[in-house]
About this RNA:
Model confidence (mean pLDDT): 79 of 100. Predicted 3D model of RNase P RNA and transfer RNA as a complex of 441 nucleotides. Rfam match: Bacterial RNase P class A. It is annotated as a ribozyme.
RNA sequence: UUCGCCGGAUGGAUAGUCGCUCGCGCAAGCGGGAGGAAAGUCCGGUCUCCACAGGGCAGCGCGCCGGCUAACGGCCGGGGGGAUCCGUUGGAAAGCGGGUUCUACGGAAAGUGCCACAGAAAAUAUACCGCCUCCGGCGCAAGCCUUGGGGUAAGGGUGAAAAGGUGCGGUAAGAGCGCACCGCGGCUCGAGCAAUCGGGACGGCAGGGAAAACCCCGCGCGGAGCAAGACCAAAUAGGGGAGGAGGAGCGGCUCGCUCCGUCUGACUUCCGGGUAGGUUGCUAGAGCCGGCCAGCGAUGGCCGGUCGAGAUGAAUGACUAUCGCCCGCAAGGGUACAGAAACCGGCUUAUAGUCGCGGCGAACUGC
RNA sequence: GUGGGUGUAGCUCAGCUUGGUAGAGCGCCUGAUUGUGGUUCAGGUGGUCGAGGGUUCGAAUCCCUCCACCCACC
Numbered sequence: 001u002u003c004g005c006c007g008g009a010u011g012g013a014u015a016g017u018c019g020c021u022c023g024c025g026c027a028a029g030c031g032g033g034a035g036g037a038a039a040g041u042c043c044g045g046u047c048u049c050c051a052c053a054g055g056g057c058a059g060c061g062c063g064c065c066g067g068c069u070a071a072c073g074g075c076c077g078g079g080g081g082g083a084u085c086c087g088u089u090g091g092a093a094a095g096c097g098g099g100u101u102c103u104a105c106g107g108a109a110a111g112u113g114c115c116a117c118a119g120a121a122a123a124u125a126u127a128c129c130g131c132c133u134c135c136g137g138c139g140c141a142a143g144c145c146u147u148g149g150g151g152u153a154a155g156g157g158u159g160a161a162a163a164g165g166u167g168c169g170g171u172a173a174g175a176g177c178g179c180a181c182c183g184c185g186g187c188u189c190g191a192g193c194a195a196u197c198g199g200g201a202c203g204g205c206a207g208g209g210a211a212a213a214c215c216c217c218g219c220g221c222g223g224a225g226c227a228a229g230a231c232c233a234a235a236u237a238g239g240g241g242a243g244g245a246g247g248a249g250c251g252g253c254u255c256g257c258u259c260c261g262u263c264u265g266a267c268u269u270c271c272g273g274g275u276a277g278g279u280u281g282c283u284a285g286a287g288c289c290g291g292c293c294a295g296c297g298a299u300g301g302c303c304g305g306u307c308g309a310g311a312u313g314a315a316u317g318a319c320u321a322u323c324g325c326c327c328g329c330a331a332g333g334g335u336a337c338a339g340a341a342a343c344c345g346g347c348u349u350a351u352a353g354u355c356g357c358g359g360c361g362a363a364c365u366g367c
Numbered sequence: 368g369u370g371g372g373u374g375u376a377g378c379u380c381a382g383c384u385u386g387g388u389a390g391a392g393c394g395c396c397u398g399a400u401u402g403u404g405g406u407u408c409a410g411g412u413g414g415u416c417g418a419g420g421g422u423u424c425g426a427a428u429c430c431c432u433c434c435a436c437c438c439a440c441c
Base pairs, nucleotide, nucleotide: 001363002362003361004360005359006358007357008355009354010353012323013322014321015320016319017318018317020033021032022031023030024029035337039348040347042346043345044344045343046342047225048224049223050222059221060220061219062218063217064078065077066076067075068074079105080103081102082101083100084099085098086097087096088095089094106216107215111214112213114209115208128156129155130152131151132150133149134148136145137144138143164182165181166180167179168178169177183205184203185202187200188199189198190197191196229280230279231278232277239271240270241269242268243267246260247259248258249257250256251255287306288305289304290303291302292301293300294299324335325334326333327332368440369439370438371437372436373435374434377393378392379391380390387424394412395411396410397409398408399407417433418432419431420430421429
């Protein structure tokens, strides 16, 4: 320098015409009008209503430590652990130092259950082939034989996993049986708020895995959701108060018959709940921008500036011109993911192109 | 706005509880039976278990994220 991967930022610009919607204005008109995710609705809150004496059970969620925050399963810092690479010590086991990266990381010594197949044995350890020894048999002997008794867990073999590892000594053969180193356990001292780390002496080592099996421990959680909730309020049908005696249908022109009502009320009027519908909740807020300060950081404090959608079958659009980027010889075509619905903080997922951004890898060139 | 469920062979479904070789019926193919077809009988075929990641020795099954579809309530 180029290319690739991961992360971060950005997410076309200007002008005109005609519309839509909200605010202001008497009017003319002026001003505002999608996002980094508005998405998924996976967490946490604000707000509103309902419920609520206190405690517990059940259920659900979270889980190393410290901090941030309104809160969180989020974020920041730290610790432990894993993977991989480099360097280094060592005969080996393994240790030490560093880089990159991942981490749902309480308890398996409360209890119950599980670990297929293979294998002797899968958690009360055990013995298939072996190794060693004793008895017996054979043989002059060395030694050989096994249907027996005992010792052993070094070696072989099985498995994802085999009851500390490597080496030396030791032994009949072996074994933490003894020793050195590594690992481990509790004790103690020191550092740290803590998780944890380091040192010392001691102990031969003691129960492998899995809790994203049930479970145990600790902590948290009342329920519903803006279609929450509040207000105004038709027609019709119920309800209540007051007044209140006739009313309706059929036949028929003389009036008659039937039904309802007269304590239980036709009709009139008033009131209340409430539906349609409308108004509100509704957008000035854990807000945004800049500077300074505190802090490793997440974040917090102070000062100054600023107002940036509020619709309700649901606006945020269409056209024209110029420029930017991509494809194309040109004419011309294309310009990602995606569209607010009470609001906010996170997480997750989608995303063309671009970058005087950060990290890593490869190639080339120069010193 | 809220809650729940489903995704496994071409089709309809088991298996998931308690992780251990993925199954059944229909279909499809081949053969037998028949003069032929059907029926019947025998044999066979066919799966990235919706996608990705994790836990585990081992995942269709357990956990997380995403996708598609369905149902219910106000």